Molecule: c-di-GMP-I riboswitch aptamer
Organism: Gemmatimonadota bacterium
This record gives sequence, C1' cells and structure tokens, in this order.
RNA sequence: GAACGACAAAGGCAAACCAUGCGAAAGCGUGGGACGCAAAGCUGCGGGGCUACCGCGAUCACACACUGGUGAUUGCCACGCCGGCCGAGCCACCGAA
Repeated sequence: GAACGACAAAGGCAAACCAUGCGAAAGCGUGGGACGCAAAGCUGCGGGGCUACCGCGAUCACACACUGGUGAUUGCCACGCCGGCCGAGCCACCGAA
C1' cells in the first nucleotide's frame, strides 16, 4: 500500500412510521424517530425496478350540419424517479485475525 472486517476503539448514516413542504405520481427536502448499514459516502455509467403529467392509440358516452370537440375508462410511452436493488467508477475512519 492492497486485500480483508473483530463481542476492538472513536465516531458516522438513518428504514418503517409521524409532522410539514415540493411534485401529476413515483419520489425528494426538513424535523422527530431507529429497522438496520463497514461505505446505508459521492456519481444515474451498465443492468433492473417504480411512476405516467405530457404524448400516441383503443372503447364508451355526450353534443354537433361537416372537419372535428368534450368527458370517462383503458393500453403503450421517460424526458421523471429509485444509490437502503445489483454491478461499475471515485473518495474515505480504525487495524485484530
């Protein structure tokens, strides 16, 4: 130095849930709170997953002179999201086996 991770030491982070704010949602911020975490630090690079505002299509209904319109339901869709889903890259405390 790297690998590794102890009934070690000093610490760190913070799930669910609650309050509150942002967001169409997934989800995120802040405060409380601890299920856990040796990278549960950082980066959406790869995989995977989540949501569907917008957009496209279908069905039904309404109105309508026509082109078309409105509403509801539904299928697809990431430009959105998840780093505490798995990899990858980068940084990093301690030092037993």